[in-house]
Model confidence (mean pLDDT): 81 of 100. Predicted 3D model of a 126-nucleotide RNA (SAM riboswitch aptamer (S box leader)) from a Vicinamibacteraceae bacterium. Taxonomically the source falls in Vicinamibacteraceae (Bacteria, Pseudomonadati, Vicinamibacteria, Vicinamibacterales). It matches the Rfam family "SAM riboswitch aptamer (S box leader)". About the family: The SAM riboswitch is found upstream of a number of genes which code for proteins involved in methionine or cysteine biosynthesis in Gram-positive bacteria. The sequence was found by an Rfam model in a public genome assembly.
Parts: sequence; structure tokens; C1' cells
RNA sequence: CACUCAUCGAGACCGGCCGAGGGAUUAGGCCCGUUGAAGCCGGGGCAACCACCGGGGUUUCGCAACCCCGGGAAGGUGCCAACUCCUACGGGAGUCCCGUCACCGGGACUUGCCGAGAGAUGAGUC
Repeated sequence: CACUCAUCGAGACCGGCCGAGGGAUUAGGCCCGUUGAAGCCGGGGCAACCACCGGGGUUUCGCAACCCCGGGAAGGUGCCAACUCCUACGGGAGUCCCGUCACCGGGACUUGCCGAGAGAUGAGUC
């Protein structure tokens, strides 16, 4: 780097150095920032993916494997503005406009309603 699976509306900040940007990428929007951004260092915290402990279930002759529930936080990661800050693609819903006798068709905008895509993190495979 690629692939698979799971999760992503919760939660959690201080100090030092430095000095102008930052919110992944492109565009638009909206925010954060000299009352100090990003980065680095130290400390603190959140969470519970892996690991660990306990219980239950399925399969198995069995070891064991898988699934579910619970636990604590000394281990491996991760994270500590705003939903992954929002939108972009498809659908649903709503409002308005245009065409049509009508059925209906088309367009614009809005929408934390659903999904996809992209991304992030973990676990695993090559």
C1' cells in the first nucleotide's frame, strides 16, 4: 500500500517551547486561532477495539472454535472544539416555480430521514 470485519450523534485539558495558521483531500459554507493555530515535549484525562477476568449459548467425542452478556483499567493501540463540523452521489419528505384538461412530468431550494462513497480508529490477512 491492498483486502476483510467492527465502530464512528457519547466521553475526555493543563503546562513548557515555538510563532500563523488550522478543521484529511478538492470546492462551497460555517467555525477555531496573537486571550497563541499547527508541530514537538511533559503531565493529566476519556473510552473500552485488542489483550485479561467471570458467566451463558451453539458446534464438537474432546481439546477447542465461534457468538452473547458482564467486569476492572496495571498491558498494546486510539482519542481529548463543533455528528467524521456541514454539504457534494442516490433515494425519501417538505416548500416554491414551470408545463399539462387531467394523470403526470421537469426544475430550484431545504431537510442530524435512509443509504452509498470517501475518511478515521481498532482487529485480522497477504